[in-house]
Molecule: c-di-GMP-I-GGC riboswitch aptamer
Organism: Thermoanaerobaculia bacterium
RNA sequence: CUCGACAAAGGCAGAGCCGCCGAAAGGCGGUGACGCAAAGCCACGGGUCCGUGAAUCCUCCAGACCGCCGGGCUGCCGACA
Numbered sequence: 001c002u003c004g005a006c007a008a009a010g011g012c013a014g015a016g017c018c019g020c021c022g023a024a025a026g027g028c029g030g031u032g033a034c035g036c037a038a039a040g041c042c043a044c045g046g047g048u049c050c051g052u053g054a055a056u057c058c059u060c061c062a063g064a065c066c067g068c069c070g071g072g073c074u075g076c077c078g079a080c081a
Base pairs, nucleotide, nucleotide: 002081003078004077011036012035016031017030018029019028020027021026034067040073041072042071044070045069046068047065048064049063051061053060054059
């Protein structure tokens, strides 16, 4: 460095529910754990979602999701190999 254990310490937190924000997708906080070794960060490529917008089929545009896949940056712990 690769790698990731019925290991240890620590960490994150799906769905649902409550409150707030948003036109929506969705976001934030609380609760709650389905899961996660990058489930830390970046919308860069693909993808999905949304529509207060142009066009009304395509497409464009604005927005959202990194817990969909890939890529980039950073990073805790540590056996076997």